[in-house]
Context: one part of a larger RNA
This record gives sequence, structure tokens and C1' cells, in this order.
RNA sequence: CUGGGCGUAAAGGGAGCGUAGGCGGUCUGAUAAGUUGGAUGUGAAAUACCCGGGCUUAACUUGGGGGGUGCAUCCAAUACUGUUGGACUAGAGUACAGGAGAGGAAAGCGGAAUUCCUAGUGUAGCGGUGAAAUGCAUAGAUAUUAGGAGGAACAUCGGUGGCGAAGGCGGCUUUCUGGACUGCAACUGACGCUGAGGCUCGAAAGCGUGGGGAGCAAACAGGAUUAGAUACCCUGGUAGUCCACGCUGUAAACGAUGAUUACUAGGUGUGGGGGGACUGACCCCUUCCGUGCCGCAGUUAACACAAUAAGUAAUCCACCAGGGGAGUACGGCCGCAAGGUUGAAACUC
Repeated sequence: CUGGGCGUAAAGGGAGCGUAGGCGGUCUGAUAAGUUGGAUGUGAAAUACCCGGGCUUAACUUGGGGGGUGCAUCCAAUACUGUUGGACUAGAGUACAGGAGAGGAAAGCGGAAUUCCUAGUGUAGCGGUGAAAUGCAUAGAUAUUAGGAGGAACAUCGGUGGCGAAGGCGGCUUUCUGGACUGCAACUGACGCUGAGGCUCGAAAGCGUGGGGAGCAAACAGGAUUAGAUACCCUGGUAGUCCACGCUGUAAACGAUGAUUACUAGGUGUGGGGGGACUGACCCCUUCCGUGCCGCAGUUAACACAAUAAGUAAUCCACCAGGGGAGUACGGCCGCAAGGUUGAAACUC
């Protein structure tokens, strides 16, 4: 290696771009490296195998014979792979014409609500809970009216709706900007797929510097509860949450399901396009892309999956190998730190 797996049992890298490498469409010429056939040489002797001989036999020993993976050289074959030349358009890309979208960045603007401040009305409570108390209030609170300040988030629309590689993205307007989809078939002509290293992005929390601070709220304080209550409940409340720049690089980063391609019954919703039919924006038929549900074959230990596969195949990458010790120790690398990443063993069941 023949010959295992990875949704939930151990196991898909958080995600993308991409280097080396691996793999790669149709037709045709050349070549003959891989591949296939043949020839020659070599493949020591002993051993092993086959047929005989010698010790009474055997072990032992001895003669003969056959075979041998492989290696080298030469000749030949050319289907496949490789190399090289030519051609093609179904893969991939470009151009053109369209419509959709919380995709990203910056600037400006808006209304509702909470809080605070000022003023008016007004008077004894308010608040909170299972019940209370702490707390606030006659120095006039709560309630209500008017004005002002400031920060954060954007109800309804809103939808197993949309967009994005993932993380994620939701008020409105403007500017800049990425991608996808549909139609057409003008252009290029395999330019493709995957991707060890590498580079970039990457929720929340956390860290550094400087701002900002309404609400919420780790820590903390007080009141309750309780046997106790370092909690759950209540009243307060600081970091933080917000902004700019930089760092961190982890999550149940989940569809616990890597990427790409092809094929394999149907039914029914929904989002974005195209075509046909129709008087018609509807309905109907059809087609492409997305997103859900149900379901046949098939798969599965079962649950379930089922054209968005966990079915049938192909290519490439990552990962797994009993439980604990342990994602620990040591070392390396990264980080301001917190820590991250790589990652054992003894021992034990």
C1' cells in the first nucleotide's frame, strides 16, 4: 500500500486571496520520457527448488538441471499520461444591455423615547416587591405643561425576506466603492480547480493613547431573602458599552456538515431576473439564480439527509486513532499585558 473514517460516536482549518505542489476540456501532427512487447548481457559460489549419486538409512555430502524480482543496452508499438507544434469553443474570463439588494467607507440630516437642567401648575407622597426595606420627596418630589442640553439606538415596514467569503450588515439623503444575477453571444481561446507554507479579514470581551458618557451595567456599596446567601430580587453605581487610531486573534467563529465539478423522481411556498401566451399590471406555461418545507430511489448505527445530499462519482486540502493526565508541562514563535499558537511524557483506568 492492498483496505478506514470526519452532521450527533475521535475528527472540516473561523473565513478568504494566493505561492510551491497535486489534478485538469475537444480535435489533430510530432516525439517516445512514463507505459507495453521482444532480443542480448548481467543477475558469483554456497543456500533454496527438481532429478540423480555416496556413507546400511536419515541428518550430512555431492553431480546435473531449471528458475529468479531487478538492472543496463538495443529493436519495435503508440491507446493512455507526459513534452512540443497547430486548431476549436461546451469550462473560465471580457465587452454590451438591464433590473435587485440592512454589501463596504465617509459626510450631513431626522423623529420617538430615556436622563438631566430651567420655568409654570400642583400637593404629599413617589418608587420598588412575593411581601418589604434601602433610595427619592415640604429646601416642594412623583404627576403634568413649555423651553433647553446631551449621548446612544433606529419602533411600525420586517418577512425560515435581502446582501456579504466568513465575522457580520437595518432611520433618511448625498458622494466614493466591491460583488452577485439575468439577457445577448461580439471578443480571448483552457487562461481552469484545489491549495502545504505565506498574506489579508475576523463577534464579544480585553489592552494602549486621546475624546465622549444619556441609558444599561461586571466590580463595589446598601436593602431584602436565607441556617448561611460572597447569589437569584430591590435601590444605587465605576470600568466598560460609544468615537478616532493602534493592538489582541479567540467563540457552541454551528448547517457542530471544507472547496470545486458532473449526474440522479416529484410536490409546494418565497426573493431577483428572462421568455411564451393573453385585451391584461393578474392568472397560466416555461427557464436561470437564491432561500425554505415535504418527499421517492439511494445512504445511515439510528436520528435523519434526500438536486442547498449525509445519494452516485472525480480532484485537491485540513483533521482523527480508547478515557483521564491535558489543550497541561517544556521549548520555539507571536503579544504591552491578558494570553494565543505549536504541543508531549511519566503515571493511571

Predicted 3D model of a 349-nucleotide part of an RNA (small-subunit ribosomal RNA, central domain) from a metagenome. The prediction has a mean pLDDT of 88.